[in-house]
């Protein structure tokens, strides 16, 4: 130098192919229930510029293009 994936809360991932409702889960965090006290366990909430610029569209987390990082592979 090339060629494949990945990148989405504090971590672990879906969702992407086939664009359309206010972006989800477990885990963990804070509150409050439960208990005499913790744990469990039940209930609420917080937490996200979808890695980035830009472009297509009426509408982009999704499609294009190009930048960055990480990993595997040829050279």
């Nucleotide at each position: 130098g090339g060629g494949c994936g990945a990148u989405u809360g504090g971590c672990u991932c879906a969702g992407c192919c086939u664009g359309g409702u206010u972006a989800g889960a477990g885990c963990g965090c804070a509150c409050g229930g439960u208990u005499c006290a913790c744990a469990u366990c039940c209930g609420u909430g917080a937490g996200g510029u979808c890695a980035c610029u830009g472009g297509u569209u009426c509408a982009a987390a999704u499609c294009c293009a190009g930048u960055a990082u990480c990993g595997c592979c040829c050279a």
This is a predicted structure of a 75-nucleotide RNA (transfer RNA) from an Actinomycetota bacterium. The RNAcentral record of the sequence draws on ENA. Its mean pLDDT, the model's own confidence on a scale to 100, is 82.